The part of an RNA shown here (large-subunit ribosomal RNA, domain II) has 880 nucleotides and comes from Rhogostoma sp.
Context: one part of a larger RNA
RNA sequence: UACUACCUUGGAUGUGUCAGUUGCUGGGUUCGCGAUGGGGACGAAAUGGUUUCCUGCCACCCGUCUUGAAACACGGACCAAGGAGUCUAACAUAUAUGCGAGUACUUGGGUGAAAAACCCUGAUGCGUAAUGAAAGUAAAGGGCCGCAAGGCCUGAGGUAGGAAUCUUACCUUCGGGUGGGAGGCACUAUCGACCGAUCGUUCGCUUGCGAAAGAUUUGAGUAAUAGCAUAUGUGUUGGGACCCGAAAGAUGGUGAUCUAUGCCUGAACAGGGUGAAGCCAGGGGAAACUCUGGUGGAAGCUCGUAGCGAUACUGACGUGCAAAUCGUUCGUCUGAUUUGGGUAUAGGGGCGAAAGACUAAUCGAACCAUCUAGUAGCUGGUUCCCUCCGAAGUUUCCCUCAGGAUAGCUGGAACUCACACAGUUUUAUCAGGUAAAGCUAAUGAUUAGUGGUACUUGGAUUGAAACAAUCUGAACCAAUUCUCAAACUUUAAAUAGGUAAGAAGUCUGUGGUUACUUAACUGAACCCGGACAUUGAAUGCGAGUUCUUAGUGGGCCAUUUUUGGUAAGCAGAACUGGCGAUGCGGGACGAACCGGACGCAGACUUAAGGCGCCUAACUGUUCGCUCAUCUAGAUCCCUCAAAAGGUGUUGCUUCAUAUAGACAGCAGGACGGUGGUCAUGGAAGUCGAAAUCCGCUAAGGAGCGUGUAACAACUCACCUGCCGAAUGAACUAGCCCUGAAAAUGGAUGGCGCUGAAGCGAGCGGCCUAAAGUCUGCCGUUAAAGUAAAUGCGAAACUUUAACGAGUAGGAGGGCGUGACGGUCGUGACGAAGUCUUGGGCGUAAGCCCGGAUGAAACGGCCGUUAGUGCAGAUCUUGGU
Numbered sequence: 001u002a003c004u005a006c007c008u009u010g011g012a013u014g015u016g017u018c019a020g021u022u023g024c025u026g027g028g029u030u031c032g033c034g035a036u037g038g039g040g041a042c043g044a045a046a047u048g049g050u051u052u053c054c055u056g057c058c059a060c061c062c063g064u065c066u067u068g069a070a071a072c073a074c075g076g077a078c079c080a081a082g083g084a085g086u087c088u089a090a091c092a093u094a095u096a097u098g099c100g101a102g103u104a105c106u107u108g109g110g111u112g113a114a115a116a117a118c119c120c121u122g123a124u125g126c127g128u129a130a131u132g133a134a135a136g137u138a139a140a141g142g143g144c145c146g147c148a149a150g151g152c153c154u155g156a157g158g159u160a161g162g163a164a165u166c167u168u169a170c171c172u173u174c175g176g177g178u179g180g181g182a183g184g185c186a187c188u189a190u191c192g193a194c195c196g197a198u199c200g201u202u203c204g205c206u207u208g209c210g211a212a213a214g215a216u217u218u219g220a221g222u223a224a225u226a227g228c229a230u231a232u233g234u235g236u237u238g239g240g241a242c243c244c245g246a247a248a249g250a251u252g253g254u255g256a257u258c259u260a261u262g263c264c265u266g267a268a269c270a271g272g273g274u275g276a277a278g279c280c281a282g283g284g285g286a287a288a289c290u291c292u293g294g295u296g297g298a299a300g301c302u303c304g305u306a307g308c309g310a311u312a313c314u315g316a317c318g319u320g321c322a323a324a325u326c327g328u329u330c331g332u333c334u335g336a337u338u339u340g341g342g343u344a345u346a347g348g349g350g351c352g353a354a355a356g357a358c359u360a361a362u363c364g365a366a367c368c369a370u371c372u373a374g375u376a377g378c379u380g381g382u383u384c385c386c387u388c389c390g391a392a393g394u395u396u397c398c399c400u401c402a403g404g405a406u407a408g409c410u411g412g413a414a415c416u417c418a419c420a421c422a423g424u425u426u427u428a429u430c431a432g433g434u435a436a437a438g439c440u441a442a443u444g445a446u447u448a449g450u451g452g453u454a455c456u457u458g459g460a461u462u463g464a465a466a467c468a469a470u471c472u473g474a475a476c477c478a479a480u481u482c483u484c485a486a487a488c489u490u491u492a493a494a495u496a497g498g499u500a501a502g503a504a505g506u507c508u509g510u511g512g513u514u515a516c517u518u519a520a521c522u523g524a525a526c527c528c529g530g531a532c533a534u535u536g537a538a539u540g541c542g543a544g545u546u547c548u549u550a551g552u553g554g555g556c557c558a559u560u561u562u563u564g565g566u567a568a569g570c571a572g573a574a575c576u577g578g579c580g581a582u583g584c585g586g587g588a589c590g591a592a593c594c595g596g597a598c599g600c601a602g603a604c605u606u607a608a609g610g611c612g613c614c615u616a617a618c619u620g621u622u623c624g625c626u627c628a629u630c631u632a633g634a635u636c637c638c639u640c641a642a643a644a645g646g647u648g649u650u651g652c653u654u655c656a657u658a659u660a661g662a663c664a665g666c667a668g669g670a671c672g673g674u675g676g677u678c679a680u681g682g683a684a685g686u687c688g689a690a691a692u693c694c695g696c697u698a699a700g701g702a703g704c705g706u707g708u709a710a711c712a713a714c715u716c717a718c719c720u721g722c723c724g725a726a727u728g729a730a731c732u733a734g735c736c737c738u739g740a741a742a743a744u745g746g747a748u749g750g751c752g753c754u755g756a757a758g759c760g761a762g763c764g765g766c767c768u769a770a771a772g773u774c775u776g777c778c779g780u781u782a783a784a785g786u787a788a789a790u791g792c793g794a795a796a797c798u799u800u801a802a803c804g805a806g807u808a809g810g811a812g813g814g815c816g817u818g819a820c821g822g823u824c825g826u827g828a829c830g831a832a833g834u835c836u837u838g839g840g841c842g843u844a845a846g847c848c849c850g851g852a853u854g855a856a857a858c859g860g861c862c863g864u865u866a867g868u869g870c871a872g873a874u875c876u877u878g879g880u
Stems, first nucleotide, its partner, number of pairs: 061076004077880006085382001087239013102126003108120003130137002141154005157191005165182007193222002195219003198215002201212005242381002245378001249371006260345009269335001271303003274299001278295007307332003312328002315326002347363001349359002384814006394407001396405003408552002411548007421540002424538002426501005436491001437489002443485003448480001450478003456474007505532005511527004516523001555579004560574005584595003599777007609767003612751003618764001620763006633753001644738003648735004653730005665722005671695003677689002701716001705714002778804009815869001817866010833853004838849004
């Protein structure tokens, strides 16, 4: 609350009370289910973890210099350990702390166990005053009184912008907010004042001082201070100065056992050949002398051994026997010969029969040590993670061009505030001389005729000649005509640029000041008041300021504009956008092209580009074109083809012909004057020249060709018959073809494709990126709120929104290592370390647990400190 029963009442209604059932709510008791969490047991399945193998798609090797690297650019076999921005001084700047017109760490002294700690005094540094070359001078004025000296009073400026704070009106979610007024800090802008320097004026006079009033001159000054010390971060400079690396230079020494040369003293050098001088014998001759034969044994002579050397094979070897050897061949071999020992010459020096040779495997200046960690604008390397921001290759100067400084671009730290501002548009207005145009406009260039004149000039004719005549060319004049200009222009854009679109404004006041101005309190400028918020175009959006600072200062590409160049993937500029520094989808492939920029996931939708198969998506649809035997074509950049041709085919345009019968095909005619004239050896249509009529006709050229010595003959133009409907010519542009040749075999990406899977137009559908939309999560940044009742607290919590690419570089926050201090712990019931196809946490650097091994130390947190993190350096050492 509703119903029933009972009671009362004639009936109905209302109110109250009691009982029962049911529903809701609160409390108590009892029983049960139960997310999550904790403990234990079982289990080893998968959806979780890890590892190995196979398959599909994507996918080139890191580091480095570079505009650009997978590069046929360099470093790099593999592993371990070591290995590079440090310390100090000065300065700048930021932050923190202490004291503060001062501050500091100290010389000395006191105290004390003490070399610690503490205290006192002095000196010194920096600061508290500047300016000037210096002498030097030195930071306030005004009013009144006073002869003066001085005394009394008052005093750090004006304007504009400005926060806190106070007050007031309204609103309020009581936290506060908005508007008005007062107030004016810091700071900024501007104008004055003061001090010093400089310049210069007037006055006083005791001639060297003072006073007064100035200047569009100047200072790193004043104007009621802000510093000093310490610590830390960052930056700059000097120091080995992030690490490794020269060619050089200097000083002092050690070497001539190699080798060069001289000197001293020793040693060594088969066997042949040729046969100088001298001598002998014989012959000839008058003689000088000569001839012949011997003997003799000279020689930087010859062949050749040892020795010494080293020509060729450009032989062998070439991690060798050897850091120069071996073989064969070759040169010389009584001399400037070879060689032992000794000795001398020493580094800008020696020695050199000279090659810059040699001087101890070193020589166009030896070796060793030191200065020395020499210097290098040059090469190489430079060690953990995450988050946020994020460049430059340009300006100026430089014995500058492989580099610096300077400005620009970047990061960081802050501050002041909600006025304002803008790579935009609109409106108004201003300047311009590019593009275009023009040349019957100026200047300059330039083609062609036409018409003129005789003052000019060339030529010709007539003429004796003429400034005579005539003809003709040039020049000139006039009206036209053709073509041009970065350094021409009347005209004259587009784009781009400047300014303005209000409160710092407008109006107003018989308000003020002034050395300017005016005849004039007239004006001008500036102050002082009053009034006016309809905020005086749109759109977007928080704005402004200071300090400090890295890297960069080789650039490259594309559309458009543009200079040089025959041109270039050439060189140099402008605007914008990209690559560099950047991935993703597409262009087969690709720094830059097209699309679009990126936290981790999920769903949906697209861009560019695609949809026969490779390969996700229609062998979709509609209409045309195209046949390519040297094998057609197929998508920006882009990886080429042209002039010129084609009776391949398809369109367009123009002009002709055609039922009065065209075009083509077949058939017939194609005559006469006349063998035209000239020329010719000849020329009868047809070698050639000029001319090219007439007749008959349907039509027939004084002839388009073949032909002949010349004719002939044939043919064509032209006409007709048959036939019965379209035909011919010229241009133009689509596809296709020719033009079209290169060295490994080859590329619409491949296969392949022909009513396409080609080319040209449409129309639908679909595929797909990190792009768009939505959702969840992570991070960053910003904003707002939150401590009431009881301790702590905010470097916290809650909510919302937007954003997230990145090389050089900057900043913030973390991880790990060694040592020290504090604090709390672990460990022989097993620390550290090592191994681990075991498990977990964190975005990551990394961390924790389990197991095995091991046998003695180790860790967390809060601080301090540093020889603190490796893949590279032809890195160092060791190992493989």
It matches the Rfam family "Eukaryotic large subunit ribosomal RNA". A reference for the family is Cannone et al. (2002), "The comparative RNA web (CRW) site: an online database of comparative sequence and structure information for ribosomal, intron, and other RNAs", BMC Bioinformatics. Its family is annotated with ribosome and structural constituent of ribosome in the Gene Ontology. Its Rfam clan is "LSU clan". Rfam 15.1 lists 107,465 matches to the family in 2,616 species. Its mean pLDDT, the model's own confidence on a scale to 100, is 80.